[in-house]
Parts: sequence; C1' cells; structure tokens
RNA sequence: GGGCCCAUAGUUAAAUGGAUAUAACGGUGGAUUCCUAAUCCGCAAUUCCAGGUUCGAUCCCUGGUGGGCCUA
Repeated sequence: GGGCCCAUAGUUAAAUGGAUAUAACGGUGGAUUCCUAAUCCGCAAUUCCAGGUUCGAUCCCUGGUGGGCCUA
C1' cells in the first nucleotide's frame, strides 16, 4: 500500500427499519441482619463522528476516526 471485520451504559454483550434502546456484572438508595456477607425491591447511566436514504435508522448507504486480522 491492498483486502476483510469490529465500534451500543464504567465493563461484557443483546436489539427483524417501528413503543420510553434490553440484560448481566459493577455503581447507588432502601428492605432484611446485632454488624457484615448473601438475598429481595428500586434508581441512574449507553448507540464513535459528520452527512445521506426513509414517514421512521443501533440497523441501510457514503466519508472520517479508532481498534483487530490477513496479505505484499
């Protein structure tokens, strides 16, 4: 240089173009307990960036950024 893949919450991952983007771990408030752990009930937090297509985009298209793999 060429080709392919990936980017969603603090972390790991879901989500057929359609409702308020979902879960686990973690964080936090409460219940329980003499206290802690465990358990139970809540809460907060997320689509890499800029355009395009569409009535509607996490999803499709283009460009960019970052990461990984292959190849020379």